[in-house]
């Protein structure tokens, strides 16, 4: 990752279809009768009514990495990034975080166009001491050293945190920084390899770019009416409803131009009780698939249809087969 799901064999029922047998039946015979998951009802459909019908927009929902596969999918397959691992192989709701909102507890200075708490420097300005020199004194502009952390620089290090503004060295600096270099890393351009997602090497850019969340609002591409077999369709009592006739004698009986009887009679629609049908290469609504003996053996798991497919997910003893590490 595939298969199996006690096995034989007798009997005794149930249910479905064919026969025979007969007015009809009883009665007899043949033949079919869970599952890999029938189960969750989660996704996709047929199918079937209701809506719209010029088709679509918006709402509102749902999918998202490429490429095939299908009636179609949120399944499959195969590849591709990314992450795990020695490796077989596993994971990964995998478009956009440079549109524009929003959020990111606590702790931290700072969670974004912001900011320093330890720290580092104070080259430059400032103050404060010293010192030096023309000259006759004196004064001290100017140099020079020292000190001080006011003015200011910095973000390296330290400290928080899930996440701290591109690493890591080196150089350079007053301390530092892409300030410069190299290698990785991002961008960005063309080549080349691929159906593509993507990869390769090249060559350009200090990278004024700017964390992380879209399983927030969003954007963007694509699909997607709504309700489900209690859909849904036929027929079709009984009450009740409408027409039309009818005491001028309607329906109805006889031997039918008449005669009797005497108060109903036809028709018509929608339909509810119930019935078929939808409904199956199992199959009902009185809902079938089972019971029992005997043999064997490794001693038997989870479970049983209800319009159908096509997935998925979830349960599940025991055997068996086959790949890889």
């Nucleotide at each position: 990752g595939g298969c199996u799901a006690c096995g034989c064999a007798g009997u005794c029922g149930c249910g479905g279809g064919g026969g025979a047998g007969g007015u009809g039946a009883a009665u007899c015979c043949c033949u079919c009768g869970a599952g890999g998951a029938a189960a969750g009802u989660c996704c996709g459909g047929a199918c079937a009514c209701c809506a719209c019908a010029g088709a679509g927009c918006g709402a509102g929902g749902g999918c998202g990495g490429u490429g095939g596969g299908u009636a179609a999918c949120g399944c499959c397959c195969a590849c591709c990034c990314g992450g795990g691992g020695a490796a077989a192989c596993c994971c990964g709701c995998g478009g956009g975080a440079a549109a524009g909102u929003g959020c990111c507890a606590c702790a931290g200075a700072a969670a974004c166009g912001a900011c320093a708490c330890c720290g580092c420097c104070g080259a430059u300005g400032g103050c404060g001491c010293g010192g030096c020199a023309a000259c006759a004194c004196g004064u001290g502009a100017g140099c020079c050293g020292c000190g001080c952390a006011c003015a200011g620089g910095c973000a390296a290090g330290g400290u928080u945190g899930a996440a701290a503004u591109g690493g890591u060295g080196c150089g350079g600096u007053a301390a530092g920084a892409g300030c410069g270099c190299a290698c990785c890393g991002g961008c960005g351009c063309a080549g080349c390899g691929g159906u593509g997602a993507c990869g390769c090497g090249g060559c350009g850019u200090g990278c004024a770019g700017a964390g992380g969340c879209a399983a927030a609002c969003c954007c963007c591409g694509c699909c997607c009416g709504g309700u489900g077999c209690a859909a849904g369709g036929c027929c079709a009592a009984g009450c009740a409803g409408g027409a039309c006739c009818g005491a001028c004698g309607a329906c109805c009986c006889g031997g039918c131009u008449c005669g009797g009887c005497g108060a109903g009679g036809u028709c018509c629609a929608g339909g509810u009780a119930g019935g078929c049908c939808g409904c199956a290469c199992a199959g009902a609504u009185g809902g079938a698939u089972g019971g029992c003996u005997g043999c064997g053996c490794u001693c038997g798991a989870c479970a049983g249809a209800a319009u159908c497919c096509g997935g998925c997910u979830u349960a599940c003893a025991g055997g068996u087969c086959u790949g890889c590490u």

A computed fold for a 325-nucleotide RNA from a soil metagenome, annotated as Bacterial RNase P class A. The RNAcentral record of the sequence draws on MGnify.